A computed fold for a 1466-nucleotide RNA from an uncultured bacterium, annotated as small-subunit ribosomal RNA. The sequence is in RNAcentral, with records from ENA and SILVA.

[in-house]
RNA sequence: AUUGAACGCUGGCGGCAGGCUUAACACAUGCAAGUCGAGCGGAAACGAGAAGUAGCUUGCUACUUCGGCGUCGAGCGGCGGACGGGUGAGUAAUGCUUGGGAAUAUGCCUUUGAGUGGGGGACAACAGUUGGAAACGACUGCUAAUACCGCAUAAUGUCUACGGACCAAAGGGGGGGACGCUUCGGCACCUCUCGCUCAUAGAUUAGCCCAAGUGAGAUUAGCUAGUUGGUAAGGUAAAGGCUUACCAAGGCGACGAUCUCUAGCUGGUUUGAGAGGAUGAUCAGCCACACUGGGACUGAGACACGGCCCAGACUCCUACGGGAGGCAGCAGUGGGGAAUAUUGCACAAUGGGGAAACCCUGAUGCAGCCAUGCCGCGUGUGUGAAGAAGGCCUUCGGGUUGUAAAGCACUUUCAGUUGUGAGGAAAGGUUAGUAGUUAAUAACUGCUAGCUGUGACGUUAGCAACAGAAGAAGCACCGGCUAACUCCGUGCCAGCAGCCGCGGUAAUACGAAGGGGGCUAGCGUUGUUCGGAAUUACUGGGCGUAAAGCGCACGUAGGCGGACAUUUAAGUCAGGGGUGAAAUCCCGGGGCUCAACCCCGGAACUGCCUCUGAUACUGGGUGUCUUGAGUGUGGUAGAGGUGAGUGGAGUUGCGAGUGUAGAGGUGAAAUUCGUAGAUAUUCGCAGGAACACCAGUGCCGAAAGCGGCUCACUGGACCACAACUGACGCUGAGGUGCGAAAGCGUGGGGAGCAACAGGAUUAGAUACCCUGGUAGUCCACGCCGUAAACGAUGGAAGCUAGCCGUCGGAGGAUUUAUCCUUCGGUGGCGCAGUUAACGCAUUAAGCUUCCCGCCUGGGGAGUACGGUCGCAAGAUUAAAACUCAAAGGAAUUGACGGGGGCCCGCACAAGCGGUGGAGCAUGUGGUUUAAUUCGAAGCAACGCGCAGAACCUUACCAGCUCUUGACAUGCCUCGACGGUAUCCGGAGACGGAUGCCUUCCUUCGGGACGAGUGCACAGGUGCUGCAUGGCUGUCGUCAGCUCGUGUCGUGAGAUGUUGGGUUAAGUCCCGCAACGAGCGCAACCCUCGCCCUUAGUUGCCAGCAUUCAGUUGGGCACUCUAGGGGGACUGCCGGUGAUAAGCCGAGAGGAAGGUGGGGAUGACGUCAAGUCCUCAUGGCCCUUACGGGCUGGGCUACACACGUGCUACAAUGGCGGUGACAGUGGGCAGCCAACUCGCGAGAGUGAGCUAAUCCCAAAAAACCGUCUCAGUUCGGAUUGCACUCUGCAACUCGGGUGCAUGAAGUUGGAAUCGCUAGUAAUCGUGGAUCAGCAUGCCACGGUGAAUACGUUCCCGGGCCUUGUACACACCGCCCGUCACACCAUGGGAGUUGGUUCUACCCGAAGGUGGUGCGCUAACCAGUUUACUGGAGGCAGCUAACCACGGUAAGGUCAGCGACUGGGAUG
Repeated sequence: AUUGAACGCUGGCGGCAGGCUUAACACAUGCAAGUCGAGCGGAAACGAGAAGUAGCUUGCUACUUCGGCGUCGAGCGGCGGACGGGUGAGUAAUGCUUGGGAAUAUGCCUUUGAGUGGGGGACAACAGUUGGAAACGACUGCUAAUACCGCAUAAUGUCUACGGACCAAAGGGGGGGACGCUUCGGCACCUCUCGCUCAUAGAUUAGCCCAAGUGAGAUUAGCUAGUUGGUAAGGUAAAGGCUUACCAAGGCGACGAUCUCUAGCUGGUUUGAGAGGAUGAUCAGCCACACUGGGACUGAGACACGGCCCAGACUCCUACGGGAGGCAGCAGUGGGGAAUAUUGCACAAUGGGGAAACCCUGAUGCAGCCAUGCCGCGUGUGUGAAGAAGGCCUUCGGGUUGUAAAGCACUUUCAGUUGUGAGGAAAGGUUAGUAGUUAAUAACUGCUAGCUGUGACGUUAGCAACAGAAGAAGCACCGGCUAACUCCGUGCCAGCAGCCGCGGUAAUACGAAGGGGGCUAGCGUUGUUCGGAAUUACUGGGCGUAAAGCGCACGUAGGCGGACAUUUAAGUCAGGGGUGAAAUCCCGGGGCUCAACCCCGGAACUGCCUCUGAUACUGGGUGUCUUGAGUGUGGUAGAGGUGAGUGGAGUUGCGAGUGUAGAGGUGAAAUUCGUAGAUAUUCGCAGGAACACCAGUGCCGAAAGCGGCUCACUGGACCACAACUGACGCUGAGGUGCGAAAGCGUGGGGAGCAACAGGAUUAGAUACCCUGGUAGUCCACGCCGUAAACGAUGGAAGCUAGCCGUCGGAGGAUUUAUCCUUCGGUGGCGCAGUUAACGCAUUAAGCUUCCCGCCUGGGGAGUACGGUCGCAAGAUUAAAACUCAAAGGAAUUGACGGGGGCCCGCACAAGCGGUGGAGCAUGUGGUUUAAUUCGAAGCAACGCGCAGAACCUUACCAGCUCUUGACAUGCCUCGACGGUAUCCGGAGACGGAUGCCUUCCUUCGGGACGAGUGCACAGGUGCUGCAUGGCUGUCGUCAGCUCGUGUCGUGAGAUGUUGGGUUAAGUCCCGCAACGAGCGCAACCCUCGCCCUUAGUUGCCAGCAUUCAGUUGGGCACUCUAGGGGGACUGCCGGUGAUAAGCCGAGAGGAAGGUGGGGAUGACGUCAAGUCCUCAUGGCCCUUACGGGCUGGGCUACACACGUGCUACAAUGGCGGUGACAGUGGGCAGCCAACUCGCGAGAGUGAGCUAAUCCCAAAAAACCGUCUCAGUUCGGAUUGCACUCUGCAACUCGGGUGCAUGAAGUUGGAAUCGCUAGUAAUCGUGGAUCAGCAUGCCACGGUGAAUACGUUCCCGGGCCUUGUACACACCGCCCGUCACACCAUGGGAGUUGGUUCUACCCGAAGGUGGUGCGCUAACCAGUUUACUGGAGGCAGCUAACCACGGUAAGGUCAGCGACUGGGAUG
């Protein structure tokens, strides 16, 4: 885009169309084919008239008669019922379409010619009798015809033996008036007209034949017996095996016969740019059918929809004897179905019977129903901002709905009411005129005129008037595709979905609302067809890797085919003729107001047939040629093939000798062999298989394949020559042959190796390793016929840059090394070109031509079934149901690898010291509890948040208690508030009472401040760190992460950033299609180390005085302090490197040497890492509580497990003593000297210090003595008693002291941590927090080591490269069995049905043939006056054919089927 549509929601009007696609299922009822009296005998019915009779109101009623009249039931007869109407079952060709053809018929119609004479006998109707329930008959008798039958006539007809023979008819109607006849009705005659018969020509229609075209399946390959042809006969309207007899053996088929399935065909319709595809409703042409099957009759025409006969199924009637019926005509009913209309009106128009009037007509014309489709119209128009109300949203300001509404002013299409009113109508009838015909003025016919007169639709179309905005809008959509966005609800639920996909608490995707975009009397959904789809590719695709080249060759049919000349004209081209129905489509006009629709004209119908012409190309014929192909002659190389013979090395076995205890085997072992003598070694023998070196991207072969040597036979290739043939060629469906390995059969052979057994390995080990070992491997013959049979690349021919190898020839040159040219093979690289890319590239995957094979999403499946082949294994050919939205190719970036290369790090190694064992401290898990608040979870949670839980903290629990609140702002009211002291209740919060003191500013309004009530609100350590900000951890102080421009690539991307060096470093140098730049690195900053300078107090003291004492004078040189500078840069030298960057040096110099040590500093990013309980914050939740206050308790629990530490286990030590040397810091609610008391913690008293001044403050390890290896003079847990300090308060639950007690522990399993120099280890000191409380944390100094060969390995990281089916990225992906559920399917004992074939039986109706006792009007004959015979016919009988039916054996298709096989999904 489309539709004969259906469904959902909705629905105002009109026009034009359309309307059982399903059950060719069954049908109630009505109608759908009759007509003619001008063919006939006639008169059942109706009417007019006339006559008569009766009643009688002289004009009515009733009855009778009259076929004389109008007419007419039934009947005889003619014509029509073969048209019109319906349906699409059957039919793949007896059909249809297009175009031809000859051997035909043709009623009615037209043309022409001729005729229409004279006879005869019946049968209906009718009457009578009679059978039957009915349908329907039977018998007797009468009668007419345009019914029937002879005779005559007979050609331009038919037949023919060419002499001849044969064949017909029917009359009817109108008018006329002289002659003639008459039974007085008329006949004859004349004329007109309609008919009839025989011919003729035509038209129309129908039959027959031919060619081409007209579906699918080869898992249908052979079919055929009247079959194919001939002769003869029959038959037909007609050709013909159409039929029969005889003869022959043909005919069809890979260009698809036969069989199976499906189907009416066409003009057209629909889609498409076209070519094509799909389709065959309505309209039109053809065909077929009429309940199913068969058959004929009549007829011009039928094997007949509303005719007949028979058989069958079904329905109905019946008196049970018998009968009737056929809607796929129009309506209508039931049924089926998603689904398709009224038992309407009329013959007014258009078409069929009749001379006509007329009659009939469910054809037709109209109306009814249905938004089923197409087209048109309307549902108002203008104005109207307070931008109303309401709704919705909101950042609370507003925005939007929205000029929309209301209001005001207009209009009246359509619908409604009332009126008016065309066209569809021409005929017909009648009258008059006129022309023809005629003897005629009659009649008839034609024409003209007048009058009359026919409408279903119809309340027509149209027009006018009236009234009033009045009666008239919905549907789906709004994540992208795709025009259109917000809120609320919901919370992987409910749901949506055409594809992708939405929904798990902030959904533009679900539901609803507001708003919006779309279409509009419709809108959506579903279905159909085409398009897009170049996705079956003729136009117009492909096959190296995406699906796709047969394993290879030979070759049949077929397809294609070299050069020249000539001929032909089949293809091809041009022109003409015929046809291609109409309608449709297109164009131009015209008519309905427009349009849809209709009418007219044109063009077109791309086709077929035919005539004429052209001859380039293709084809056919003829002749010639040599370049394609082949032959010949001479050479060459070769694992080419087959057969026979033969050789050496090695393995194994056997025999013999020597010889002794092991051998063998492996990562290590064991099975195994061996004292019965192995292994080893020497000699000999046997047997089988394979052929080292040569050996090579070397050779040969069609492929498979081919390797010691020799011989025989044999195939092919190449080169040179140019003698011969003269297109002999290429490809190749079927076909045939060859065809690795494994496997199979028969017979040999057998040395080494599947299966198998044993031993190991392992969690296991149906493996890898070892020891044994059978088929087979080998040979001969025969099968199999497949491989990643690969170059994943079919064959042939031509053309299209090169360079470098190699194999086989030939020619030439030369300085005999070699070089050049050329032909054939085989490789590497590479241009143009090509390709999705990778790549290919004269050996094409380039550019062309020819032929073959193959492909069309993945899975199911190369499977099932069927066929063929095979001994089998199996091969070959080869589907479907179902299922998924992908499967796949090439390349890119990452990530990963028990891949590779390079490099780094206390990563390993080398060392030192620990942890893991004990006790205790502390944190966590778990458990417990009223609560044990919460968070942190591998590294990167666990002495973490917590730089310090007795109350407080505190978030938890129990109890008590408050509700505008402990805290903020605003409104209202009041005023003091506040401080202090005392008392009462209470656990306290809190409540109550008493006394005293009493504020500040002011513009006098008030404000600050406080209290009270209520409202807005406060408050929340409640939830979500996966809604967030900020901050932090981690990889990692690792060296990386990017950008601009350019270039390359179709693109993702690449390049730069890779490479060669170098570095701690993407640090630097060089090179390079890159050139630059940014964030990182480094440096700049702080600190320590040296020097200089400035400044000297509280610091220092060399020299000068002085003191107990740098105490004081003095000084600022030194130390020190804290400001400013200098210094270090691979700068210098040597070596090395590439002359660079750099590296090396026990080099120089220097306090310091190669970033001098340390710190601060953390790129792009990763982990939905951590934190809503620091803070901030969206959303949600609580609001007399999840908020606030208070007391007490808890965070301190304790069978247990883990982390981090402290103290130890002792002699490098404990204890005692002596007593020297630091640095950082802190101090007024503080540090506290000195003194006194106390064993001590501490207490008392009290100087100094707001600090280079005073204090904390004692530094400790060190040194000396002692102890002497013990659970100790180690170790100090635990516990008891007694004190002390802080604090409102040490019970739960603090620190310290003294005395006493004196546990475990004797160096710590597996495992694991830190550290590379002033480091580890060890020793003490200070600080924050803090009333008090440190083994933790942060800082300070003292003493002060060991080791690093090195980068194989473990861990982490960086760069390059490689593979990848991973991308949530290896904690990835993913395979198969098993179990369960469900789905489709194969097999299946069988069973049910359809269809078809063969053989046989039966044989209705029917036509044909035969017969025909019986019956018999026309004609003939004879007797003769009603009989006989003949011709002919009929009934009946019979023969062959044949429908239905039956029996038997098959084929084929489908359904079901216990059980079973695999497959798909979850």

The coordinates come from a structure-prediction model, not an experiment, and the mean pLDDT is 83.